Source information: Large-subunit ribosomal RNA, domain II from Melanotrigonum ovale, 846 nucleotides, folded computationally. Its Rfam family is "Eukaryotic large subunit ribosomal RNA". Rfam 15.1 lists 107,465 matches to the family in 2,616 species. On this family, see Yusupov et al., Science 2001: "Crystal structure of the ribosome at 5.5 A resolution". Rfam links the family to the GO terms structural constituent of ribosome and ribosome. Its mean pLDDT, the model's own confidence on a scale to 100, is 82.
[in-house]
Context: one part of a larger RNA
RNA sequence: GAACGCGCAUCUGCCCGGAUGCUGGCGUAAUGGCCCCUAGCGACCCGUCUUGAAACACGGACCAAGGAGUUGACCUAGCGUGCGAGUGUUUGGGUGUCAAGCCCUCACGCGCAGUGAAAGCGAACGCAGGUGGGAGCCUCGGCGCACCAUCGACCGAUCCUGAAGUUCACGGAUGGAUUUGAGUAGGAGCACGCUGGGUCUGACCCGAAAGAAGGUGAACUAUGCAUGAAUAGGGUGAAGCCAGAGGAAACUCUGGUGGAGGCUCGCAGCGGUUCUGACGUGCAAAUCGAUCGUCAAAUUUGUGCAUGGGGGCGAAAGACCAAUCGAACCUUCUAGUAGCUGGUUCCUGCCGAAGUUUCCCUCAGGAUAGCAGAGUUGAGUCCUCAGUUUCAUGAGGUAAAGCGAAUGAUUAGAGACUCGGGGGCGCCAUUUUGCCUUCAUCUAUUCUCAAACUUUAAAUAUGUGAGAAGCCUCGUGUUACUUCGGUGAACGCAGGCCUUUGAAUGAAUCAACUCUAGUGGGCCAUUUUUGGUAAGCAGAACUGGCGAUGUGGGAUGAACCAUACGGGGGCUUAAGGUGCCGGAGUGGACGCUCAUCAGACACCACAAAAGGUGUUAGCACAUCUUGACAGCAGGACGGUGGCCAUGGAAGUCGGAACCCGCUAAGGACUGUGUAACAACUCACCUGCCGAAUGUGCUAGCCCUGAAAAUGGAUGGCGCUAAGCGUCCCACCUAUAGCCCCCCCUCGGGGUAGGAUCUUCGCCCCGAGGAGUAGGCAGGCGCGGGGGUCCGUGACGAAGCCCAGGGCGUGAGCCCGGGUCGAACGGCCCCUGGUGCGGAUCUUGGU
Numbered sequence: 001g002a003a004c005g006c007g008c009a010u011c012u013g014c015c016c017g018g019a020u021g022c023u024g025g026c027g028u029a030a031u032g033g034c035c036c037c038u039a040g041c042g043a044c045c046c047g048u049c050u051u052g053a054a055a056c057a058c059g060g061a062c063c064a065a066g067g068a069g070u071u072g073a074c075c076u077a078g079c080g081u082g083c084g085a086g087u088g089u090u091u092g093g094g095u096g097u098c099a100a101g102c103c104c105u106c107a108c109g110c111g112c113a114g115u116g117a118a119a120g121c122g123a124a125c126g127c128a129g130g131u132g133g134g135a136g137c138c139u140c141g142g143c144g145c146a147c148c149a150u151c152g153a154c155c156g157a158u159c160c161u162g163a164a165g166u167u168c169a170c171g172g173a174u175g176g177a178u179u180u181g182a183g184u185a186g187g188a189g190c191a192c193g194c195u196g197g198g199u200c201u202g203a204c205c206c207g208a209a210a211g212a213a214g215g216u217g218a219a220c221u222a223u224g225c226a227u228g229a230a231u232a233g234g235g236u237g238a239a240g241c242c243a244g245a246g247g248a249a250a251c252u253c254u255g256g257u258g259g260a261g262g263c264u265c266g267c268a269g270c271g272g273u274u275c276u277g278a279c280g281u282g283c284a285a286a287u288c289g290a291u292c293g294u295c296a297a298a299u300u301u302g303u304g305c306a307u308g309g310g311g312g313c314g315a316a317a318g319a320c321c322a323a324u325c326g327a328a329c330c331u332u333c334u335a336g337u338a339g340c341u342g343g344u345u346c347c348u349g350c351c352g353a354a355g356u357u358u359c360c361c362u363c364a365g366g367a368u369a370g371c372a373g374a375g376u377u378g379a380g381u382c383c384u385c386a387g388u389u390u391c392a393u394g395a396g397g398u399a400a401a402g403c404g405a406a407u408g409a410u411u412a413g414a415g416a417c418u419c420g421g422g423g424g425c426g427c428c429a430u431u432u433u434g435c436c437u438u439c440a441u442c443u444a445u446u447c448u449c450a451a452a453c454u455u456u457a458a459a460u461a462u463g464u465g466a467g468a469a470g471c472c473u474c475g476u477g478u479u480a481c482u483u484c485g486g487u488g489a490a491c492g493c494a495g496g497c498c499u500u501u502g503a504a505u506g507a508a509u510c511a512a513c514u515c516u517a518g519u520g521g522g523c524c525a526u527u528u529u530u531g532g533u534a535a536g537c538a539g540a541a542c543u544g545g546c547g548a549u550g551u552g553g554g555a556u557g558a559a560c561c562a563u564a565c566g567g568g569g570g571c572u573u574a575a576g577g578u579g580c581c582g583g584a585g586u587g588g589a590c591g592c593u594c595a596u597c598a599g600a601c602a603c604c605a606c607a608a609a610a611g612g613u614g615u616u617a618g619c620a621c622a623u624c625u626u627g628a629c630a631g632c633a634g635g636a637c638g639g640u641g642g643c644c645a646u647g648g649a650a651g652u653c654g655g656a657a658c659c660c661g662c663u664a665a666g667g668a669c670u671g672u673g674u675a676a677c678a679a680c681u682c683a684c685c686u687g688c689c690g691a692a693u694g695u696g697c698u699a700g701c702c703c704u705g706a707a708a709a710u711g712g713a714u715g716g717c718g719c720u721a722a723g724c725g726u727c728c729c730a731c732c733u734a735u736a737g738c739c740c741c742c743c744c745u746c747g748g749g750g751u752a753g754g755a756u757c758u759u760c761g762c763c764c765c766g767a768g769g770a771g772u773a774g775g776c777a778g779g780c781g782c783g784g785g786g787g788u789c790c791g792u793g794a795c796g797a798a799g800c801c802c803a804g805g806g807c808g809u810g811a812g813c814c815c816g817g818g819u820c821g822a823a824c825g826g827c828c829c830c831u832g833g834u835g836c837g838g839a840u841c842u843u844g845g846u
Stems, first nucleotide, its partner, number of pairs: 045060004061846006069344001072200012086110003092104004114121002129151005136143002153184002155181003158177003165170002204343002207340001211333006222307009233265003236261001240257007269294003274290002277288002309325001311321002346779006356369001358367003370519002372516008384507003388504002390466005400456001401454002407450003412445001414443003418440001420438004425434001470497004475493005481488001522546004527541005551562003566742007576732003579717003585729001587728006599719001610704003614701010631688005637661003643655002667682001671680002743769009780835001782832008791824002799819004804815004
């Protein structure tokens, strides 16, 4: 829906498909396993700190061996075991072959009572209370453990009250309080073991610069003292002396002699300037050469002696004190401390962060809360829950709006009357007044504004509620509240309503408690927003991301777009693409664009104002078959050489004015021109022609605007579409969606039967699977010890080697072959110096 039929769900039957499951067959020099070489595609180097690493950030040549969360005490939580109002033997004793074991017992620890500062006082109105929830039990009406919630009672403290009594100012009965306690209310603890966490111990490992104590050094070097040694050859020529000359003299001059000097040139010596030479894994942890300084002295040097580390010594440079000096060296305290750097060793499974709050001599760090994990208990499949919606009812002052509403700011005129300033005139009223102008004020308007203005006032976001703990009642009780009043109110008791129980949608989870990790540098994007000229700048808010995250796309890429990930197979898509590189269209339709710098896809890797008679589309206003625009041709006159001015000015230097006539039309003239005229031209009119024309503006593509340093980038090639705009169809392909199988995890359900074994199991159904720090769980491996397997082993243990076989997701394990030659393993426990790639790690080797 009349029927046929269609869609969905379920059941039955049939058909098809169907595995890596089960079973059988075939197959073994192979369609299998493993290794090597070559080619194509993908693919940046690990570890680390970090918001971010392939980094032009640091560590890292290679191999072996070693190499880092441990021990004790105490605290805390969980689990296990023993005993239990107690518990813990080890003080002592007894027994005993013994130091083991066993037995007895004192003391002490913790527990069994608290409270108060203390003196002190000190837990029963009750069948150790009432109510609600509650395992469970029963006579189905009730009784109700633990525990939770709540109301009372009791003890101590605190604050009130203040009886009896008496020695009169003590006493502290009784009754109370929204006060307080780590209390009582028919005990739960103690001891040991294991695990997580904490504190103190070297405390996960390595690493300072420092600090302290006791010693050793002056063979280097600094300085002093003592005693020795050493220092060519020249130059210069001080004092003194001699001779001569001059002079009255003092004395002077000349020539010699003489040999002084922190004098000079220069060898040795000592030093160390320059080449910024050589050398620079050297001859040398400071040298070699040439050059240079000094060279009889503050000279050089041997030996002895002296000065010692907060000390020496110093011609002073913080120089030197044994290759060490802004405080030597050795040993010790000492494994000093480090909020800092680096490192921190096997596998798999499940969950999975934070860079925020508050405080800190806090800013490279902690504590605290938050976020995370694990555990315990309770409630859960018609009761609870929710990043959702609806309905009901609250709270609010942002956005917007408003300013002829308040506050504040603010433009413009108009009107009014009053006062003030200025002005000149009229008029004398002698001062008021009238006029002009200006400012203020008032009135009605007008323009524009506000984070710290507002009448009004959103959206979004947000609180609460949507019932049995509810609703109703002729009932009934309590009360210090209320009322004139058993009137009412609140809270009880009893009874009734017994499920269409009180919106939708979606979910299995929800609640409470305990212990604890990491984190406490963040960064990015859309939107909102503060500072700033701005920033890949700094600071906030909501949400989502990256961090901690792969995959497809954006050529490339932490964060953008798509989508989050167990292992396989198939189908289909997302974002993005489909000329070739490159999987898929040289697909279709309609427009636009020509670039001597075209263009080519969000984030995004730039371009603007302003221009273009490049081209395209449009808008507006004009002109036009009464013939426009453009082109060619003709006319373009008269008054008049208008007036003024000028040396001149006749349309055209300049000034004012700009009429009239004749006309189809012709300006007292648009330019060229002349000294001034002339002449040409234009406006204007007409003829030929015959249909569109002119001006302004808008916005598409294109062009200009548009300059940078290695040669270069729509990703490349290239393309005239393979560019730009609009639309359509098809196709390509992700770890996304759908279907099937497998693994694991989680949830739900079934299952001890007619017979054996098995619940740490088996069977069925469903959902999920990313992950740094971190947590938890289950496992693998190594050394030693106990137990067990009458375990393995010279008929060959362990170890080592192998393109041999197998099991496990994996750490790994088993078998086989070879080598080798004496020990070794499985399982259940105990125990630990138990797993390496990194530490400028250590040692050895290459």